[in-house]
RNA sequence: UGAGUCGGCAGGGCGGCCGCGGCGAGGUGACUUGUCGAGGAAAGUCCGGACUCCACAGGGCAGGGUGGUUGUUAACGGCAACCAGGGGCGACCCUCGGGACAGUGCCACAGAAAACAGACCGCCUCGCUUGUCGAGGUAAGGGUGAAACGGUGGUGUAAGAGACCACCAGCGCCCCAGGUGACUGGGGCGGCUAGGUAAACCCCACCCGGAGCAAGGCCAAGAGGGCCCGCGAGGGCCUGCGCGAGCGUUCGAGGGCUGCCCGCCCGAUGCUCGCGGGUAGGCCGCUAGAGCCUGUCGGCAACGGCAGGCCCAGAUGGAUGGCCGCCAAGUGGGACUCCGGUCCCAUGAACAGGAUCCGGCUUACAUGCCGGCUCAUCCG
Repeated sequence: UGAGUCGGCAGGGCGGCCGCGGCGAGGUGACUUGUCGAGGAAAGUCCGGACUCCACAGGGCAGGGUGGUUGUUAACGGCAACCAGGGGCGACCCUCGGGACAGUGCCACAGAAAACAGACCGCCUCGCUUGUCGAGGUAAGGGUGAAACGGUGGUGUAAGAGACCACCAGCGCCCCAGGUGACUGGGGCGGCUAGGUAAACCCCACCCGGAGCAAGGCCAAGAGGGCCCGCGAGGGCCUGCGCGAGCGUUCGAGGGCUGCCCGCCCGAUGCUCGCGGGUAGGCCGCUAGAGCCUGUCGGCAACGGCAGGCCCAGAUGGAUGGCCGCCAAGUGGGACUCCGGUCCCAUGAACAGGAUCCGGCUUACAUGCCGGCUCAUCCG
């Protein structure tokens, strides 16, 4: 200098005028004033929770999820580190990573044969009617295929073959060393090796109640009825939809445990069904958190401990907008240069906006900046 690889940050700021929402203060009120006011993904709704209710909260089946080890976390299918396998010169990247000896499937075509398999060509032996023949042996050589019952060399044989031997690969068992562990390295023994596929069904191990802020509470209102006060108009309090049908009252109708069963619970002026009527308003939940920032300690790291500091939307037909000016990363053009850079003009942006909250994952994104590492080349 170039190429690559991994990670991080930003993705606007200031001022003025007018206009919005929350909170605080002042004011009888109109209003005044202080302060705060969208994102790294707010998107997807894919996971996990907090929280609320079912509900006092069990068991089983079904169903679903995960799948190397260790750590971390409230938890996760997340994150970190490592192991194994594979890719890459390398930095690094990828993995639906338990089981094929529980069982059932599938492996097209080709090929003799695709799994307790198998003889097309070939090799060897014998026979006879001597031939492109028959019988027997063989799976070392050749062929087919993605894959053909280990590889190389030898002994042996009629010809061969782990039939036997040596050295390897794989598998099983034992021992030693290292590691928390997955596993790695080394040594010994053994048989001769019974494919692949579970991202096919399945088996194994572990985990999982359900529904969701439109969760769930509180207040008000209300047609009708009852009681009291009042001559009346009207007022106050209580109850609380009305009519009909069916079933039932502890020997339990019906309902609930949000798939089923058991079991458990509620339940008597009770429950279910049909028709008709009233209300649809306000408040809480609602933002102080598994919160953020700084420093320090532990840890390879994810992350955790300690100390100090900070309060950053809480709307509800749904707020943060409009105009002007300046600055600014970058880009284009021009001038100058002491080559560090300076000045002028123009432009000046992507993906995109809350609604209970939080931790992740995935997707979208014009562009700019920073850092670590690897390889190649050149100079000193």

Record summary
Predicted 3D model of a 380-nucleotide RNA (Bacterial RNase P class A). The model forms 97% of the base pairs in the Rfam consensus. The sequence is in RNAcentral, with records from ENA. It matches the Rfam family "Bacterial RNase P class A". Its family is annotated with dimeric ribonuclease P complex, tRNA processing and ribonuclease P activity in the Gene Ontology. Rfam describes the family as follows. Ribonuclease P (RNase P) is a ubiquitous endoribonuclease, found in archaea, bacteria and eukarya as well as chloroplasts and mitochondria. Its mean pLDDT, the model's own confidence on a scale to 100, is 75. The gene name in the source record is rnpB.